[in-house]
RNA sequence: GAACGAUAAUGGCAAACCUGCUGAAAAGCAGGGACGCAAAGCUAAAGGGUCUAACGCUCCUCCGGAGAAAUGACAGCCUGGCUACCGAA
Repeated sequence: GAACGAUAAUGGCAAACCUGCUGAAAAGCAGGGACGCAAAGCUAAAGGGUCUAACGCUCCUCCGGAGAAAUGACAGCCUGGCUACCGAA
């Protein structure tokens, strides 16, 4: 240095749920809260996947409804890329 990862040390993050705000929604942000996490740090313009459907589109039995569909979202779904703390075996 690389790889690896402990019942080590120092610290870190924070699922569900609750409250508030933003948003059409998915979801995000803040506070509380901990199921978990050795990258649960970053990358969604690397690839796959998943969620949503405002605008627009198509259709219908048309004050409405249905369908397909990201330009919206998820990095705590998987693979890849970038960066990083510690050091037993």

The RNA shown here (c-di-GMP-I riboswitch aptamer) has 89 nucleotides and comes from a Syntrophomonadaceae bacterium. The organism belongs to Syntrophomonadaceae, within Bacteria. It was read from a public genome assembly, where an Rfam model found it. Its Rfam family is "c-di-GMP-I riboswitch aptamer". Its family is annotated with cyclic-di-GMP binding in the Gene Ontology.